[in-house]
A computed fold for a 73-nucleotide RNA from a Clostridia bacterium, annotated as transfer RNA.
Rfam family: tRNA. Rfam's curators write: Transfer RNA (tRNA) molecules are approximately 80 nucleotides in length.
It was read from a public genome assembly.
Its mean pLDDT, the model's own confidence on a scale to 100, is 80.
RNA sequence: GCUGGAGUAGCUCAGAUGGUAGAGCGAUUCACUCGUAAUGAAUAGGUCAAGGGUUCGAUUCCCUUCUUCAGCU
Numbered sequence: 001g002c003u004g005g006a007g008u009a010g011c012u013c014a015g016a017u018g019g020u021a022g023a024g025c026g027a028u029u030c031a032c033u034c035g036u037a038a039u040g041a042a043u044a045g046g047u048c049a050a051g052g053g054u055u056c057g058a059u060u061c062c063c064u065u066c067u068u069c070a071g072c073u
Base pairs, nucleotide, nucleotide: 001072002071003070004069005068006067007066010025011024012023013022019056027043028042029041030040031039049065050064051063052062053061
C1' cells in the first nucleotide's frame, strides 16, 4: 500500500427483508434472613465509533474518516 471482518449499556453479545434498541453478567433499591450469601421483584444505565448521502422513516442501505483484528504484498 491492497483486501476482508469487527465497533451497540460498566463487561460479553443479540438485533430478521429499513418501522420507537434488547438479553446475560455487573450496579442500585426493596423483600426474605439474627446477619451475610443465595433467591425473588423493581429501577437506573445507550448521541448504536464519527461525518455525510438515499428514504416519509436508517443500528440496518451507500460513501468517506477513525480505532482494532486477520490476510496479501